[in-house]
RNA sequence: GGAGUGGGCGAGGUGAUCGCUGGGCCGAUUUGAACCUGACAGAUCGGCCGAGAGGAAAGUCCGAACUGGGCAGGGCACGGUGGUUGCUAACAGCAACCCGGCGCGAGCCGAGGGAUAGUGCCACAGAAAAUAUACCGCCGGUAUCAAGACCACGUGACUUGAUAUAGGUAAGGGUGAAAUGGUGCGGUAAGAGCGCACCGCGAACACGGGUGAUCGUGUCGGCAUGGUAAACCCCACCGCCAGCAAGCCCAAAUAGGCAGCGAGAGGUGGCCCGCCUCGUUUGAGCUGCGGGUAGGGUGCUCGAGCAGCCUGGCGACAGGCUGCCCAGAUGAAUGAUCGCCGUCCGCCUCGGCGGAUAACAGAAUUCGGCUUAUUCGCCCGCUCCGCUU
Numbered sequence: 001g002g003a004g005u006g007g008g009c010g011a012g013g014u015g016a017u018c019g020c021u022g023g024g025c026c027g028a029u030u031u032g033a034a035c036c037u038g039a040c041a042g043a044u045c046g047g048c049c050g051a052g053a054g055g056a057a058a059g060u061c062c063g064a065a066c067u068g069g070g071c072a073g074g075g076c077a078c079g080g081u082g083g084u085u086g087c088u089a090a091c092a093g094c095a096a097c098c099c100g101g102c103g104c105g106a107g108c109c110g111a112g113g114g115a116u117a118g119u120g121c122c123a124c125a126g127a128a129a130a131u132a133u134a135c136c137g138c139c140g141g142u143a144u145c146a147a148g149a150c151c152a153c154g155u156g157a158c159u160u161g162a163u164a165u166a167g168g169u170a171a172g173g174g175u176g177a178a179a180u181g182g183u184g185c186g187g188u189a190a191g192a193g194c195g196c197a198c199c200g201c202g203a204a205c206a207c208g209g210g211u212g213a214u215c216g217u218g219u220c221g222g223c224a225u226g227g228u229a230a231a232c233c234c235c236a237c238c239g240c241c242a243g244c245a246a247g248c249c250c251a252a253a254u255a256g257g258c259a260g261c262g263a264g265a266g267g268u269g270g271c272c273c274g275c276c277u278c279g280u281u282u283g284a285g286c287u288g289c290g291g292g293u294a295g296g297g298u299g300c301u302c303g304a305g306c307a308g309c310c311u312g313g314c315g316a317c318a319g320g321c322u323g324c325c326c327a328g329a330u331g332a333a334u335g336a337u338c339g340c341c342g343u344c345c346g347c348c349u350c351g352g353c354g355g356a357u358a359a360c361a362g363a364a365u366u367c368g369g370c371u372u373a374u375u376c377g378c379c380c381g382c383u384c385c386g387c388u389u
Base pairs, nucleotide, nucleotide: 001385002384003383004382005381006380007379008378009377010376012341013340014339015338016337017336018335020052021051023049024048025047026046027045028044029043030042031041032040054360058371059370061369062368063367064366065365066243067242068241069240078239079238080237081236082235083097084096085095086094087093098112099110100109101108102107113234114233118232119231120228121227122226135173136172137169138168139167141165142164143163144162145161146160147159148158181199182198183197184196185195186194200223201221202220204219205218206217207216208215209214247298248297249296250295257289258288259287260286261285264278265277266276267275268274269273305324306323307322308321309320310319311318312317342357343356344355345354346353347352
């Protein structure tokens, strides 16, 4: 200098002006008592002070707090998780380590228990897809035929080949994603862990290291039965259901409900009486109560909280001390403009000028994670390659 890899941080700062939503204080007006007063409470207006989105507020995928319902205890069913040891309120999260795979490496990826409990499945091709089997090939036997050689000729026996037949074999070829350890030597009719050496393997044992996953060494075993469990299943552990539109409180109008009183009520004509309709056990009307709706309040934001320092731990994290208060809206606020500084780019008279300042997005009970979206800049650790000294 180039190429990579792991991690962290920021999300421009500041001032002015005009707005928006809460909070606190002050003032004015007004409402609330039969009347006066206005301590107190509410409403409206004005002024001042202070606050006001995120690293993901998102997806709603996990885990909890909180709330209601259910519930003696246990089991079944159903769902989830799955290397080990830790961390944590908990977790499908995090840390460190183990094993397997990938990468020269730093590092990355892995639902990473069990396939000898049982069941199922393994397309096409192939003999055969799991307990055995044999398409081509290889091998000897038997039968027939042919040729050859010995021989004067024939028969028999011998050698070679072909065909048929019952076998042996799994070395080689061929199929497949996957075919019953690999290489070599011996062995054999041909072969084969059939025997041996080395490598591999372990459903075996011992010793040693480690809390453990597991690793190392030695012995033993000819190898002792393919894959698939995000197939059923088995094992271990965890799990009741619903969610802030939870839940609780206050409470109009109208229409139901309950209780009490209860004989009238409405319309119309003429002028003081008629007419019509409804009601009088099934009750018009009045009064009270209660549930619930609209609406309002609460839950609601001080919390597994944030910042700094110290201590313990490889680390996740834990403990201690000090300081701080950091949105709480609901027809849903959190904005706009300008100046200066910062950052980046270009020009050049080297000090100025000009330009840019983005992306993803946006609270809605809260918290811990994961995943996804995304721009620009900065910082730290490490690896590989090249060059120079």

This is a predicted structure of a 389-nucleotide RNA (Bacterial RNase P class A) from a Planctomycetota bacterium. Model confidence (mean pLDDT): 76 of 100. Taxonomically the source falls in Planctomycetota (Bacteria, Pseudomonadati). Its Rfam family is "Bacterial RNase P class A". Rfam classes the family as a ribozyme.